[in-house]
RNA sequence: AUAAAAGCUUUCUAGGGUUCCGUAACGAUAUUGUUAGCCUGGACCGAGAGAAAGCCACAAGUAUGAACUUGUGACACGGAAGGAUAAAAGCCUGGGAGAC
Repeated sequence: AUAAAAGCUUUCUAGGGUUCCGUAACGAUAUUGUUAGCCUGGACCGAGAGAAAGCCACAAGUAUGAACUUGUGACACGGAAGGAUAAAAGCCUGGGAGAC
């Protein structure tokens, strides 16, 4: 100095806040307003370096008609700052800067 499938999706988890619902307090008043996420929650956001599954890629074999079977898909320390959404975050910038 530099390449990579270091690919894509879904479901979930660690984590995250507070638009909505609920909860709590206060007020009005019979359905609403204000405040609170130093409210367990419903719902929501959610990992490159977390989990599972599917697709996919590659290799070998079988088949040669699409395909099927087996295997591989390793490793990964990491700010500050900014951005989105109502808001925040292990979200995005980003396997970035930097470190080794």
Background
Guanidine-I riboswitch aptamer from Mammaliicoccus stepanovicii, 100 nucleotides, folded computationally. The coordinates come from a structure-prediction model, not an experiment, and the mean pLDDT is 84. The RNAcentral record of the sequence draws on Rfam.